[in-house]
């Protein structure tokens, strides 16, 4: 210097004015005390508490999760290891199954996946065609000469091949040698990968070794599907309770889930919807006591668990957490360079609560680790 | 505070579910019939699919995030 990881603050101290909310005191609207936003309170992406539906029970469907092992109340979360992949590296980034099934892979291309065969290579018949010892056809680095020397070109037909070729995003292993009419895992070495077996390792994912099979199987499951687990619906406007005002009339019919079935359990002083009145008010939930915080010790490799001692710490329902000043700490300018003047402070804001995620955030602070010098 | 929907041309909308070519319809242009203009026929332009990022060879379409508007609940 130049990069990776992980934690961390988010101005401080005082004075004046101001607001809420518990508590006390009284002179009853005032004084004292005391306590008042966040890392995110945010989106509401995920998982619980907690309430109602009787309990939340079984197929079916449906939606989530998806390498293993562990932590948790629970997770789409964290901790650690595995394998791949990217990086010199610290580190970071992906994750069940395409060798069960279906179905898709545009255009190009001969062909897009139990293959096939377009051009090009090889072999066989057939031709009333051509050429050919006056010498074709091929080849000899060759147009012309020149040598070699006996069938050849073409056209129709069957046929064997995938080594060339060119398309694609992707082309059914690679290299060499055999081999063959030409070929070609057809076969052999060697390598890559697969998959069977046997043995050791690990709680497991998975890793080593060894032996065998010529098996060579393409992509995509953020298509459907399959496996495994997981999952009953709603949310606090969830429900309770209390005042309190009104005018009933109709339709329909069991409901209890906002998928369907069974089961179960309530049940007509009862649900459901329309039309017409009336209220639009309190309390609790809910805010002291809970998966809290702080600290200190022990476990554990870590998330994390246990123990001990302290602490009570926000809370409406028109919605409180604010405003000025001076000092100091940070940042900018600016010049007369003085402890001078003057600016400047991010993202944002509690609404039932907790755990996580992601996303927004001026500045700034620590510490572990790499590489170059 | 919850919970459910949309965002595609100058406006209204299909296509998304099951990915390969952006479409309809009213407005815009130009020409033609008209003495001009309405109107009507032919032809024709024009779209970052709100935005970013990922899965695929390929994203309007699928997945996550993230802006905005709308609509229902005591």
């Nucleotide at each position: 210097g130049a990069g990776u990881c992980g934690g961390c603050c988010g101005g401080g101290c005082g004075g004046c004015c101001g607001c809420g909310g518990c508590g006390c005191g009284c002179u009853u609207g005032c004084g004292c005390g005391u306590c008042g936003a966040g890392g995110a309170a945010a989106g509401u992406c995920c998982g619980g508490a907690c309430u109602c539906c009787a309990c939340a029970g079984g197929g079916c469907g449906c939606g989530g999760u998806g390498c293993u092992g562990g932590g948790u109340a629970a997770c789409c979360c964290c901790c650690a290891g595995g394998c791949g992949a990217g990086g010199c590296g610290a580190c970071u980034c992906g994750c069940g199954g395409a060798a069960a099934g279906u179905g898709c892979c545009a255009c190009a291309g001969a062909a897009a996946a139990c293959a096939a065969a377009c051009c090009g290579c090889c072999c066989c018949u057939c031709g009333a065609u051509c050429c050919g010892a006056a010498g074709a056809c091929g080849g000899c680095u060759c147009g012309c000469c020149g040598c070699c020397g006996a069938g050849g070109a073409c056209g129709a037909g069957g046929g064997g091949u995938a080594a060339g070729g060119g398309u694609g995003a992707a082309a059914c292993g690679g290299u060499g040698a055999g081999g063959u009419a030409a070929g070609a895992g057809c076969u052999c070495a060697c390598c890559a990968g697969c998959g069977c077996g046997g043995g050791g390792g690990g709680u497991g994912a998975c890793c080593c070794c060894c032996a065998c099979g010529g098996c060579u199987c393409g992509g995509a499951a953020a298509a459907c599907c399959c496996c495994a687990c997981c999952g009953g619906g709603a949310g606090c406007a969830a429900g309770a309770c209390c005042a309190g005002a009104c005018a009933g009339g109709g339709a329909c019919c069991g409901g209890g889930u906002g998928g369907c079935c069974c089961g179960c359990c309530c049940g007509a002083u009862g649900g459901u919807c329309c039309c017409g009145g009336g209220u639009a008010g309190g309390u609790c939930g809910c805010a002291c006591c809970g998966a809290g915080g702080g600290u200190c010790g022990c476990g554990g490799a870590g998330a994390c668990g246990c123990g001990g001692c302290c602490c009570c710490c926000a809370g409406a329902g028109g919605g409180a957490u604010g405003g000025u000043c001076g000092c100091c700490a940070c940042c900018c300018g600016c010049c007369g360079a003085g402890c001078g003047c003057g600016g400047g402070g991010a993202c944002a804001g509690a609404a039932u609560c907790c755990g996580g995620c992601u996303u927004a955030c001026a500045g700034g602070c620590c510490g572990g680790c790499u590489c170059c010098u | 505070c919850g919970g459910g929907g949309c965002g595609u041309a100058g406006c209204g909308c299909a296509g998304c579910c099951u990915g390969g070519u952006a479409g309809c319809g009213c407005a815009c242009c130009a020409c033609a019939a008209u003495g001009g203009g309405g109107u009507u026929g032919u032809g024709g332009g024009g779209g970052u699919c709100g935005g970013a990022g990922g899965u695929u060879c390929a994203a309007a379409u699928c997945c996550u995030c993230u802006c905005g508007c709308c609509c229902c609940g005591a």
Two RNAs folded together computationally: RNase P RNA and transfer RNA, 447 nucleotides in total. It holds a member of the Rfam family "Bacterial RNase P class A". The family's RNA type in Rfam is ribozyme.